Background
The prediction has a mean pLDDT of 85. Small-subunit ribosomal RNA, 3' major domain from an uncultured bacterium, 468 nucleotides, folded computationally.

[in-house]
Context: one part of a larger RNA
RNA sequence: UGACGGGGACCCGCACAAGCGGUGGAGCAUGUGGUUUAAUUCGAAGCAACGCGAAGAACCUUACCUGGUCUUGACAUCCGGCCGCCAUCCCCUUAACCGGGGCUUCCCUUCGGGGCGGCCGUGACAGGUGGUGCAUGGUUGUCGUCAGCUCGUGUCGUGAGAUGUUGGGUUAAGUCCCGCAACGAGCGCAACCCCUAUUUUUAGUAGCCAGCCUUAAGUUGGGCACUCUAGGGAGACUGCCGGGGACAACCCGGAGGAAGGUGGGGACGACGUCAAAUCAUCAUGCCCCUCAUGUCCAGGGCUACACACGUGCUACAAUGGCGCUAACAAAGGGACGCGGCCCCGCGAGGGCAAGCAAACCCCAGAAAUGGCGUCCCAGUUCGGAUUGCAGGCUGCAACCCGCCUGCAUGAAGCCGGAAUCGCUAGUAAUCGCGGAUCAGCAUGCCGCGGUGAAUACGUUCCCGGGUC
Numbered sequence: 001u002g003a004c005g006g007g008g009a010c011c012c013g014c015a016c017a018a019g020c021g022g023u024g025g026a027g028c029a030u031g032u033g034g035u036u037u038a039a040u041u042c043g044a045a046g047c048a049a050c051g052c053g054a055a056g057a058a059c060c061u062u063a064c065c066u067g068g069u070c071u072u073g074a075c076a077u078c079c080g081g082c083c084g085c086c087a088u089c090c091c092c093u094u095a096a097c098c099g100g101g102g103c104u105u106c107c108c109u110u111c112g113g114g115g116c117g118g119c120c121g122u123g124a125c126a127g128g129u130g131g132u133g134c135a136u137g138g139u140u141g142u143c144g145u146c147a148g149c150u151c152g153u154g155u156c157g158u159g160a161g162a163u164g165u166u167g168g169g170u171u172a173a174g175u176c177c178c179g180c181a182a183c184g185a186g187c188g189c190a191a192c193c194c195c196u197a198u199u200u201u202u203a204g205u206a207g208c209c210a211g212c213c214u215u216a217a218g219u220u221g222g223g224c225a226c227u228c229u230a231g232g233g234a235g236a237c238u239g240c241c242g243g244g245g246a247c248a249a250c251c252c253g254g255a256g257g258a259a260g261g262u263g264g265g266g267a268c269g270a271c272g273u274c275a276a277a278u279c280a281u282c283a284u285g286c287c288c289c290u291c292a293u294g295u296c297c298a299g300g301g302c303u304a305c306a307c308a309c310g311u312g313c314u315a316c317a318a319u320g321g322c323g324c325u326a327a328c329a330a331a332g333g334g335a336c337g338c339g340g341c342c343c344c345g346c347g348a349g350g351g352c353a354a355g356c357a358a359a360c361c362c363c364a365g366a367a368a369u370g371g372c373g374u375c376c377c378a379g380u381u382c383g384g385a386u387u388g389c390a391g392g393c394u395g396c397a398a399c400c401c402g403c404c405u406g407c408a409u410g411a412a413g414c415c416g417g418a419a420u421c422g423c424u425a426g427u428a429a430u431c432g433c434g435g436a437u438c439a440g441c442a443u444g445c446c447g448c449g450g451u452g453a454a455u456a457c458g459u460u461c462c463c464g465g466g467u468c
Stems, first nucleotide, its partner, number of pairs: 008468006015459002019423005026314008034305002042053002064300005070294001073125001077124002079121006089102004106115003127289002130287003136283002138278003141274001143272001148187006154163003167178003193266004198234007207224003212221001237260001240254005316416001320375007332363003337356002342351003382413001387408007429451007
C1' cells in the first nucleotide's frame, strides 16, 4: 500500500423480509456423470460446466469404431515429359470407393507459337478436428452497468508512499454543492444512438372509409377526414408554484401535461481479477505423425442403460375436461418458395391449380375468452406414458435411429422430505403466434402479442458489493 476479520460506522442490490408461482415426489424430453461398448469422437466443471459449443447426429455432418482402398496424395505452388485429352454417357467387376473396356475428341494463330485443361514421373512439398489455452493473437464469460480506476504539476514524508479521491451534505452515480495544499486532467457515470408513450406537418397505394354513391363483401365510383405507414419537426428542462435545506447541491408536495423528476426498454461493460474458457470457428510459436496420427469408401457408433444429478415439458383436475357456437392480435417468413378456392380422405395428407419477389397473394383457424350443453369428485369423460395394428410425409434410404395421423391399449401420478429457484408492473403467472437452423425432425433457443395479479413494515439476520 493492499487483502482479510465470527472488528466498528454508513450505504446499496429480489440479498433477506412481505407476497405470487415453481423445482426437489410422478411420466416423458434433453444435457451431464457413471457404467457398458469394437466405438459409445472431442471440449465445457462451484457461482461463471450440465436444452452449454450443437441455429437442428438416419447417410452426409463425423472428428470415433470395424472392414476395404490410395500414397506428391481429397487440396496449393513449382520442375520435366506426354497428350487433346479429361469429364459426361454406356458396359464389366465391386458392398462402395477403386479398377478394366468402349463412344466422343479444345480455342486463338502472323503456323514460330500462345492460351485452356488433363495425364504421367520425380522431388521440393501438401495434409493432420494430433499435443500444449500453463508459449500466444483474436474472441468470450465473470465480479458488474458495481462506481470506481488513474495521471501531470505542486506540496508533505529519509523512504515505501500520501495528498488530490479524505471531510459536511446530496445522488442511481468519484452525481452535484460546500469546505480543504492542492490545482487541473484522463478512462469510467450521465448525455449524444435505436425502439416505445403524445402531437404536428409532408405524402395517400397495395393502406383507410366520416359524409355521397353502390354492394354478398371497401366490392366499385369517389375521397385522403380518420386509422395506418415513414420522412421531417414539437414535447420533459426540476422549466413553474409552495415548503424544507447553508441563500447551495438537492429533497418533499402541487399545478399544467400524453408523459415528471435518468418516463419505460435496448445497445453501450473503466483499470483490472480468475495462468477463468477456447490450439475443435479462425490464426499461430514449438513439439509430434509422413505406406500414416494423412486420404477415400461401406456399415456401425455419437441414440447403449442396474443407476445419480441439472434444465425443461405434461399432469395430478370442476377457476376443470369434453362437444357445439361467437369474437379480438402483434411480429415475422415465402420462388429449388408460400401455396388459396374446389374435389377426395375420419385424419395425417393427396389431386388439380389461382394468386404472390408480396401494406396486394399465401403461410393463417390465433389461443386463453364469451354463450349454450354435458360430466358430478371417481384414479374418473382427470392424466396421458407404454404397447399392438393400420396408414401419411420427407428423403437414394426411416431396422439400428425421424416426424405425424386413425383405431385400440390405457401406466405412474390425488400437489411432492430435507432443501432450493425466479419475479417489484404491463412485471410474475397464464394463453397462443412467428422465426433461425432445416429435405425431414423443437417440450430447446430467439422474438411477438392476448389476458393480467399479489406484496415490499423494514434493514436485525443470510448472500454479494461500495465508502471511511